[in-house]
Record summary
The part of an RNA shown here (small-subunit ribosomal RNA, 3' major domain) has 477 nucleotides and comes from an uncultured bacterium.
Context: one part of a larger RNA
RNA sequence: UGACGGGGGCCCGCACAAGCGGUGGAGCAUGUGGUUCAAUUCGACGCAACGCGAAGAACCUUACCUGGGCUAGACAACGUCGGACCGCCCUAGAAAUAGGGCUUUCCCGCAAGGGACUGGCGGAUCAGGUGCUGCAUGGCUGUCGUCAGCUCGUGUCGUGAGAUGUUGGGUUAAGUCCCGCAACGAGCGCAACCCUUGCCCUUAGUUGCCAUCAUUAAGUUGGGAACUCUAAGGGGACCGCCGGUGACAAACCGGAGGAAGGUGGGGAUGACGUCAAGUCAUCAUGGCCCUUAUGACCAGGGCUACACACGUGCUACAAUGGUCGGUACAAAGGGUUGCCAACGCGCGAGCGGGAGCCAAUCCCAUAAAACCGAUCGUAGUCCGGAUCGCAGUCUGCAACUCGACUGCGUGAAGUCGGAAUCGCUAGUAAUCGCGAAUCAGCCAUGUCGCGGUGAAUACGUUCCCGGGUCUUGUACA
Numbered sequence: 001u002g003a004c005g006g007g008g009g010c011c012c013g014c015a016c017a018a019g020c021g022g023u024g025g026a027g028c029a030u031g032u033g034g035u036u037c038a039a040u041u042c043g044a045c046g047c048a049a050c051g052c053g054a055a056g057a058a059c060c061u062u063a064c065c066u067g068g069g070c071u072a073g074a075c076a077a078c079g080u081c082g083g084a085c086c087g088c089c090c091u092a093g094a095a096a097u098a099g100g101g102c103u104u105u106c107c108c109g110c111a112a113g114g115g116a117c118u119g120g121c122g123g124a125u126c127a128g129g130u131g132c133u134g135c136a137u138g139g140c141u142g143u144c145g146u147c148a149g150c151u152c153g154u155g156u157c158g159u160g161a162g163a164u165g166u167u168g169g170g171u172u173a174a175g176u177c178c179c180g181c182a183a184c185g186a187g188c189g190c191a192a193c194c195c196u197u198g199c200c201c202u203u204a205g206u207u208g209c210c211a212u213c214a215u216u217a218a219g220u221u222g223g224g225a226a227c228u229c230u231a232a233g234g235g236g237a238c239c240g241c242c243g244g245u246g247a248c249a250a251a252c253c254g255g256a257g258g259a260a261g262g263u264g265g266g267g268a269u270g271a272c273g274u275c276a277a278g279u280c281a282u283c284a285u286g287g288c289c290c291u292u293a294u295g296a297c298c299a300g301g302g303c304u305a306c307a308c309a310c311g312u313g314c315u316a317c318a319a320u321g322g323u324c325g326g327u328a329c330a331a332a333g334g335g336u337u338g339c340c341a342a343c344g345c346g347c348g349a350g351c352g353g354g355a356g357c358c359a360a361u362c363c364c365a366u367a368a369a370a371c372c373g374a375u376c377g378u379a380g381u382c383c384g385g386a387u388c389g390c391a392g393u394c395u396g397c398a399a400c401u402c403g404a405c406u407g408c409g410u411g412a413a414g415u416c417g418g419a420a421u422c423g424c425u426a427g428u429a430a431u432c433g434c435g436a437a438u439c440a441g442c443c444a445u446g447u448c449g450c451g452g453u454g455a456a457u458a459c460g461u462u463c464c465c466g467g468g469u470c471u472u473g474u475a476c477a
Base pairs, nucleotide, nucleotide: 001477002476003474004473005472007471008470009469010468011467012466013465015461016460019424020423021422022421023420026315027314028313029312030311031310032309033308034306035305042053043052064301065300066299067298068297070295073126078122079121080120081119082118083117087102088101089100090099091098092097106115107114108113128290129289131288132287133286137284138283139279140278141277142275144273149188150187151186152185153184154183155164156163157162168179169178170177194267195266196265197264199235200234201233202232203231204230205229209224210223213222214221238261241255242254243253244252245251317417321376322375323374324373325372326371333364334363335362338357339356343352344351345350383414388409389408390407391406392405393404394403430453431452432451433450434449435448436447
């Protein structure tokens, strides 16, 4: 000087407390451990691994296993010989591949040749490796933590390691600001500048809008430019004003005005560093290793196994509910290998059909909870839907292993969950539906977004956890 203390002081955080809803019990989904297996490819392991890499494992993917076949190779460069390439067909085979047939005369050209594509042959170099080492590395990332800290120059003090500044008194979300001070300044962080949302104005009115005037089944049409909305530019909030407190400061408390009040709400933004944290399987890369195999091709299988254990979720156990009928109100997205309307068929998944739309125009697309009425009457039920049987639909060469969905039947556990444990302070929790990426399809109950309805509680900082700062002790570095 740090680190540590079941030392002390001050302070903060959904850290506790006060509340609301969960997890832990059930069934299922999913990930992991374990076990099994020819293989169940690999990585990730307290917080910070476990719905994680994976924003899509039937084949492919795919790295694993079994079997069949290749060895200058699936890919790059070189030499040499040939042919345009492509396309179609036959035979053997699971295919890879092997054999055969048909068709076909590319581009430039100074007519020598060259170029692209493609086939055979050759090996002194080579390719290839998701093989090992993340404790050889780059890059990227997590984490403490959006915590308020981390440092430097000069000066001064100390023999020196170092100290000072950065401590102290106040204050702040903040090393934020003020005052004081052997310090005076400065840098990286904080804040602001950026995006979005909340109010107003101007400009602009099509595909959007409809107050006034006509018109219609309908903003449908004429018309209108007010309103909504859209999207470009501005304004607006600064403790600016008033009162009080304070040290005449910084600031704090209350009030007014205002759409908004004290960083208005949300996001992006992550200092010096820590964990030899994670990743050699995104990529790149040193070293080591393989080279008729640890490379490469194909078919089938596996990654989907199942006495069990754990994590994360979904659905429930019901009446604030289930079922049936009626009826209302979103936002944000996506669409040409696409979204697919009207209409018809089917109980339905879906099929036929073909209009429109490269989309403020057309489509996905009926939002659901809510509301109105009916029924059920506390029951393992008209709750719950697992499991299983049969019959189907769709995608796709192909749904046996191993897809989703539909109809009929079946109707399990489950009556609110031990010890323990998680999230959340407001348009939040809870609850309700909608969309997108990936994607042929989908194991999505996941993830990322969008809106609808919309709470309770916070006395307080004694205690648990994490952190900041000052100080103290130390047999630690």